[in-house]
RNA sequence: AGAGACAACUGGCUGAAUCCCUGCGUAUAGCAGGGUACGGGGGAACUUUUGGUGGGGUGAAUCCUUUUAAAGGUAGGGAAUCCUUCGUUCCCGAACCCGUCAACUAACCUCGGAAGCGAAAUAACGUAGGAGGA
Numbered sequence: 001a002g003a004g005a006c007a008a009c010u011g012g013c014u015g016a017a018u019c020c021c022u023g024c025g026u027a028u029a030g031c032a033g034g035g036u037a038c039g040g041g042g043g044a045a046c047u048u049u050u051g052g053u054g055g056g057g058u059g060a061a062u063c064c065u066u067u068u069a070a071a072g073g074u075a076g077g078g079a080a081u082c083c084u085u086c087g088u089u090c091c092c093g094a095a096c097c098c099g100u101c102a103a104c105u106a107a108c109c110u111c112g113g114a115a116g117c118g119a120a121a122u123a124a125c126g127u128a129g130g131a132g133g134a
Base pairs, nucleotide, nucleotide: 012117013116014115019035020034021033022032023031024030038112039111040110041109042108047103054101055098056097057096058095063073064072065071066070076092077091078090079089081131082130083129084128086126087125088124
């Protein structure tokens, strides 16, 4: 000097999942409690509705085919200042819960407020009009 690997940090990313206060603690991490941005469910009338081979909820994550431990596609979803248009590129297309029960739904009741990733990141590009900033 170069290359490779690992760890940490970082501007940030998916997501509703941010922020604040108090206490414990090795005062780091973390744990407990109370709030909160934001988000979900139940629940009349009116209207609507057809399953009983159960049905339903959160979520983008449904469905099809095959040589079926898997593979290929697919409804749908994500990608960097923010919103939208158009064209490509890459990636995801899971998991969990209720327990025979729930359409919508005012009042009302109730729950969540996590987790994961990240300098060889698809954190990849281009286009047009705006917003914001300088």
Annotation:
Model confidence (mean pLDDT): 75 of 100. Predicted 3D model of a 134-nucleotide RNA (c-di-AMP riboswitch aptamer (ydaO/yuaA leader)) from Mahella sp. Rfam family: c-di-AMP riboswitch aptamer (ydaO/yuaA leader). Rfam links the family to the GO terms regulation of gene expression and cyclic-di-AMP binding.